Transfer RNA from an Anaerolineales bacterium, 72 nucleotides, folded computationally. Rfam family: tRNA. About the family: Transfer RNA (tRNA) molecules are approximately 80 nucleotides in length. Model confidence (mean pLDDT): 81 of 100. The RNAcentral record of the sequence draws on ENA.
[in-house]
């Protein structure tokens, strides 16, 4: 110092221009139960910043940060 990958919920991951952004896992309530960590219902969270494209951006582009390859 250049190239390349990645950023969505704590975590792990899906979602590739319009839909109310999803899932396991956890967490927290409630039923159950003798108790319960098992079972069952339910709730809470969340696009990594800015900009620009476009009727419309989680999704596309530019440029930033962060983390990770890979050249020197």
């Nucleotide at each position: 110092g250049c190239c390349c990958c990645u950023a969505u919920a704590g975590c792990u991951c899906a979602g590739a221009g319009g839909a109310u952004a999803g899932a396991g896992c956890g967490u927290c309530g409630g039923c159950c139960u003798c108790c319960g960590g098992a079972g069952c219902c339910g709730a809470a969270a969340g696009c990594c910043c800015g900009c620009g494209u476009u009727c419309g951006a989680g999704u596309c582009g530019c440029g930033g940060u962060a983390g990770g390859g890979g050249c020197a």